[in-house]
RNA sequence: UAAACAAAAAAGGGGUGCUUCAUUGUAGGCUGAGAUUAUACCCUCGAACCUGAUGCGGAUAAUGCCGCCGUAGGGAUUUGAGUUAACGAAAAA
Numbered sequence: 001u002a003a004a005c006a007a008a009a010a011a012g013g014g015g016u017g018c019u020u021c022a023u024u025g026u027a028g029g030c031u032g033a034g035a036u037u038a039u040a041c042c043c044u045c046g047a048a049c050c051u052g053a054u055g056c057g058g059a060u061a062a063u064g065c066c067g068c069c070g071u072a073g074g075g076a077u078u079u080g081a082g083u084u085a086a087c088g089a090a091a092a093a
Base pairs, nucleotide, nucleotide: 001086003084004083005082008079009078010077011044012043013042014041017030018029019028020027021025049074050073051072055068056067057066058065
């Protein structure tokens, strides 16, 4: 010097479904990081999340529960300590 990785900081993006009821709730049950006590959780170049999708197969009390679809189409970034390797220069032996 330029490259890769990257702590951290700042900024930004996203979802919130199914179900039970003498009790309708800041309640119980299911999946999940998260299902609205959130000052939380997840994600930022990609499987966070959205679309296709009132899709297809399986399971379930039921569901966007699981799989397929999916190398699909979209989707929110800057700074950057530091580390590594390469190249160049200088000095010394």